[in-house]
The RNA shown here (Bacterial RNase P class A) has 363 nucleotides and comes from a marine sediment metagenome.
The RNAcentral record of the sequence draws on MGnify.
Its Rfam family is "Bacterial RNase P class A". Rfam links the family to the GO terms dimeric ribonuclease P complex, tRNA processing and ribonuclease P activity.
RNA sequence: AGCCUGUCGGAUGGCCGCUGCGAACAGCCAACGCUGUUCGUAGAGGAAAGUCCGGACUCCACAGGGCAGGGUGCUGGAUAACUUCCAGGCGGGGUAACCCGACGGAAAGUGCAGCAGAGAGCAGACCGCCGAUGGCGAACCGGCAUUUUGUGCCGGCUUGUACAGGCAAGGGUGAAACGGUGGUGUAAGAGACCACCAGCGUCACGGGUGACCGUUACGGCUUGGUAAACCCCACCCGGAGCAAGGUAAACAGGGACACCGACGGCCCGUCGAUCAAGUCCCGGGUAGGUCGCGCGAGCGCACCGGCAACGAUGCGCCCAGAUGGAUGGUCGUCCUCGACAGAAUCCGGCUUACAGACGGGCU
Numbered sequence: 001a002g003c004c005u006g007u008c009g010g011a012u013g014g015c016c017g018c019u020g021c022g023a024a025c026a027g028c029c030a031a032c033g034c035u036g037u038u039c040g041u042a043g044a045g046g047a048a049a050g051u052c053c054g055g056a057c058u059c060c061a062c063a064g065g066g067c068a069g070g071g072u073g074c075u076g077g078a079u080a081a082c083u084u085c086c087a088g089g090c091g092g093g094g095u096a097a098c099c100c101g102a103c104g105g106a107a108a109g110u111g112c113a114g115c116a117g118a119g120a121g122c123a124g125a126c127c128g129c130c131g132a133u134g135g136c137g138a139a140c141c142g143g144c145a146u147u148u149u150g151u152g153c154c155g156g157c158u159u160g161u162a163c164a165g166g167c168a169a170g171g172g173u174g175a176a177a178c179g180g181u182g183g184u185g186u187a188a189g190a191g192a193c194c195a196c197c198a199g200c201g202u203c204a205c206g207g208g209u210g211a212c213c214g215u216u217a218c219g220g221c222u223u224g225g226u227a228a229a230c231c232c233c234a235c236c237c238g239g240a241g242c243a244a245g246g247u248a249a250a251c252a253g254g255g256a257c258a259c260c261g262a263c264g265g266c267c268c269g270u271c272g273a274u275c276a277a278g279u280c281c282c283g284g285g286u287a288g289g290u291c292g293c294g295c296g297a298g299c300g301c302a303c304c305g306g307c308a309a310c311g312a313u314g315c316g317c318c319c320a321g322a323u324g325g326a327u328g329g330u331c332g333u334c335c336u337c338g339a340c341a342g343a344a345u346c347c348g349g350c351u352u353a354c355a356g357a358c359g360g361g362c363u
Stems, first nucleotide, its partner, number of pairs: 001363008010334007018043011045340001049351002052349005057241004069237005074088005089103001090101004104232002109230002111226002126171002128167003133164002135161004140156007179197006198222001200219003204215004245291003253282005260272004298317005304311002335338001
């Protein structure tokens, strides 16, 4: 100078308040209980937040399978479960400690790609290279035709040009130009061929639980990127959420029985009436009461197993629970002068915000 990780999140005292719990006393009530006073005791977080994942719990649905939709995606393990955590592999970054990675498939199919550049996906020729082949021009040689020096035609050879054409080595553009280096080869060149190297695929052997790694041989000689684009493959997923949902009392309402009237001497039975009272059963709704609601996948310490996440055992502890919703106000003292922010069913994670203080390990 930097990297990783853990702990804390002003301290302390007085007074006045608020909420839960416990005790005592007083008042009210038929009772359950309610209210008040006093005393004691407890009273926000590392993120209580975002509500992004995963579960517990509750109600509804559910034979099994499929479609649609959504999610996940290297390997092994941890866990109630996970898009989490731990260990490892591979790839990338960093001198290093270490950090980052949705990390299956791009030689199934479809799609997409700014600028620059000639050309960007069965690619392409701007500068450049070539002059083998064809064209055009010139010189020479040979042959033929014809009227003479000559002219014309045909063929050969040499040379020029770069019109057709050949090439992709070099320059240039770009994040990327269809393997790299050297040689053979050629008119010039090119995996066209060869050697080595890189990469891909296949086989074998060795190591590893596995991802994968190492070595050897062979192959065609090279198949660009992008899947948090469609898509393909594998695996997983029922829905709604504590205003879930349960329950007690009272009440509206419904049903049955008995009672009443008719048939009848009586009982059974049938029919009627359903007004009042009775017994039993059912019973909607209520932001009213109450439960759910905090003893829990709990916390601390020790020890054992494990690299670790984590698990086992023993001992100890009880740690907010409101519902018009508490956790505050004020006065002192001290210091390094105090950030982000406050429960609302609970728990495990992730992410985001955060003044500062302290500890440990490492480069």